A computed fold for a 71-nucleotide RNA from Secundilactobacillus yichangensis, annotated as transfer RNA. It matches the Rfam family "tRNA". It is annotated as a transfer RNA. Its mean pLDDT, the model's own confidence on a scale to 100, is 81.

[in-house]
RNA sequence: GGCAAUAGCUCAGCUGGAUAGAGCAACGGUCUUCUAAACCGUAGGUCGAGGGUUCGAAUCUCUCUUGCCGC
Numbered sequence: 001g002g003c004a005a006u007a008g009c010u011c012a013g014c015u016g017g018a019u020a021g022a023g024c025a026a027c028g029g030u031c032u033u034c035u036a037a038a039c040c041g042u043a044g045g046u047c048g049a050g051g052g053u054u055c056g057a058a059u060c061u062c063u064c065u066u067g068c069c070g071c
Base pairs, nucleotide, nucleotide: 001069002068003067004066005065008024009023010022011021017055026042027041028040029039030038048064049063050062051061052060
């Protein structure tokens, strides 16, 4: 100097717009002699921290923190 940080994990969403999503995992149920698989459902997030801009910020902007890459 560049990139990234969103659910327990892996990620999407980043031309600003109304309730923030998916898969896996967890929990409950159906099925099964039992387990697994399959199917149905539930819960789980103040979007790394703090400011700024705006009617409105995960999204734009500034600083900081952490990680990766490069010089």